[in-house]
């Protein structure tokens, strides 16, 4: 430098502050609905605030790829007949940018203005709650051996 095999650790962030009140309870007249008071009621709806795996490359949430959600098929193994559930494979899905300026190069920088976020629950969710104390691309440290 570099190649194999092996143990091992890391590996996701995010509603400040306010409005409104579907709906619930409840208390009065009212007695068929109903009207009037009162409490609770959305991080989801408005105004706004924040957030941004990896790998590549002139620094990326919006170029190229990848990993993960979810789907379907094929082997295996496992469990109790239907069938479920795990692992590999493979196929589908899988949002989102522009304009200046700089410079040898940047949709990455710098200035401006903009967009985008999976599935259950649930007053309609990127950000609450849950699968997930979980796995992943992929980063790192060790030890062997080979060269």
């Nucleotide at each position: 430098a570099u190649g194999c095999a092996u143990u091992u650790u890391c590996g996701g962030g995010g509603c400040a502050a306010g409005g409104u009140g579907a709906u619930u309870u409840u208390c009065g007249u009212a007695g068929u609905u109903a009207c009037g008071g009162a409490a609770a009621a959305a991080u989801u709806c408005c105004u706004g605030a924040c957030c941004g795996g990896c790998g590549g490359u002139a620094g990326a949430g919006c170029c190229c790829g990848c990993g993960a959600c979810u789907g379907g098929u094929a082997a295996g193994c496992a469990g109790a007949u239907c069938c479920u559930g795990c692992u590999u494979a493979u196929c589908a899905c899988u949002g989102a940018u522009a304009u200046g300026g700089u410079g040898g190069a940047a949709u990455u920088c710098c200035a401006u203005a903009g967009c985008c976020g999976a599935c259950a629950g649930u007053a309609a969710a990127g950000u609450c709650u849950g699968g997930a104390u979980a796995g992943u691309a992929g980063a790192g440290a060790g030890u062997g051996c080979g060269c």

The RNA shown here (FMN riboswitch aptamer (RFN element)) has 147 nucleotides and comes from a Kiritimatiellia bacterium. The model forms 100% of the base pairs in the Rfam consensus. Taxonomically the source falls in Kiritimatiellia (Bacteria, Pseudomonadati, Kiritimatiellota). It was read from a public genome assembly, where an Rfam model found it.